RNA sequence: GCGGCGGUAGCUCAAUUGGAUAGAGCACGAGAUUUCUAAUCUCGCGGUUGUGGGUUCAAGUCCCACCCGCCGUA
Numbered sequence: 001g002c003g004g005c006g007g008u009a010g011c012u013c014a015a016u017u018g019g020a021u022a023g024a025g026c027a028c029g030a031g032a033u034u035u036c037u038a039a040u041c042u043c044g045c046g047g048u049u050g051u052g053g054g055u056u057c058a059a060g061u062c063c064c065a066c067c068c069g070c071c072g073u074a
Base pairs, nucleotide, nucleotide: 001073002072003071004070005069006068007067010026011025012024013023019057028044029043030042031041032040050066051065052064053063054062
C1' cells in the first nucleotide's frame, strides 16, 4: 500500500430486516437495612452512537470519504 473485522455511557457489551423516548451489567451518587463495614434492596446520574457528508418520511443500522484499533497479505 491492499484486503477483512471493529469503534455505542467512565469500563464491558446489547440494540431483530432501517421504524419505540438508544438500553443492560459494572462503576459512581443518594437513600433503606446494619453498632460500623461489607453484602442486599430502591432510586438517581451518565450518550455529538469515532469525524464529516449523502440516501430516506425516518439512520446506531444503508452509501462515500477520512481518523483510530486489531488481523491478514507483499
Predicted 3D model of a 74-nucleotide RNA (transfer RNA) from a Bacillota bacterium.